This is a predicted structure of a 108-nucleotide RNA (c-di-GMP-I riboswitch aptamer).
RNA sequence: AACGGCGUCUGGCAAACCAUUGGAAACGAUGGGACGCAAAGCUACGGAACUACGGCACGCAGGGGCCUUGCUGAACCUGCUGCGCGCUAUGUUCGCCGGGUUGCAAUC
Numbered sequence: 001a002a003c004g005g006c007g008u009c010u011g012g013c014a015a016a017c018c019a020u021u022g023g024a025a026a027c028g029a030u031g032g033g034a035c036g037c038a039a040a041g042c043u044a045c046g047g048a049a050c051u052a053c054g055g056c057a058c059g060c061a062g063g064g065g066c067c068u069u070g071c072u073g074a075a076c077c078u079g080c081u082g083c084g085c086g087c088u089a090u091g092u093u094c095g096c097c098g099g100g101u102u103g104c105a106a107u108c
Base pairs, nucleotide, nucleotide: 005108007107008106012037013036017032018031019030020029021028022027035095041101042100043099045098046097047096048093049092050091054088055087056086058084059083060082061081062080063078064077065076067073
């Protein structure tokens, strides 16, 4: 002098929750608030997780078509409308893990 480690001081950050606000949602921002944090600084690059506006598929109901002398409107066709359900990231999380990158006063 560098790296690693234990403890401490001065500072730093701020989970849940609450208010306001952006967003379809997940979630974010600001203020309050502290569960924690030595990278809980930055970065969605890999894994993982969360959400599903849109997209795709299906079910039910309605509408439309076809057919019919007419009535009826079964079957068939149609995503046009509503509801439900499943899959899907291009959305989100760096305070889930890993990678990348930057950095901090004193003491032992």